The RNA shown here (transfer RNA) has 73 nucleotides and comes from a Burkholderiales bacterium. The prediction has a mean pLDDT of 81. Rfam family: tRNA. About the family: Transfer RNA (tRNA) molecules are approximately 80 nucleotides in length. Rfam classes the family as a transfer RNA. The sequence was found in a public genome assembly.
RNA sequence: GCCUCCGUAGCUCAGGGGAUAGAGCACAUUCCUCCUAAGAAUGGGGUCGUACGUUCGAUUCGUGCCGGAGGCG
Numbered sequence: 001g002c003c004u005c006c007g008u009a010g011c012u013c014a015g016g017g018g019a020u021a022g023a024g025c026a027c028a029u030u031c032c033u034c035c036u037a038a039g040a041a042u043g044g045g046g047u048c049g050u051a052c053g054u055u056c057g058a059u060u061c062g063u064g065c066c067g068g069a070g071g072c073g
Base pairs, nucleotide, nucleotide: 001072002071003070004069005068006067007066010025011024012023013022018056027043028042029041030040031039049065050064051063052062053061
């Protein structure tokens, strides 16, 4: 330098055009308990890497850039 894949909550990931973007773990509060752990309920937390484009509508499709992983030279 070229090719492929990935980037969504604190972490691991789902969602691959449609109305309020979700799960598990973690965190906070409450219940339970003599206390802790375990268990149960509720809640907070996201400019969906970034810019532009396509579209009535983009987390989703296209291009550039940034970051990460792998391959080729």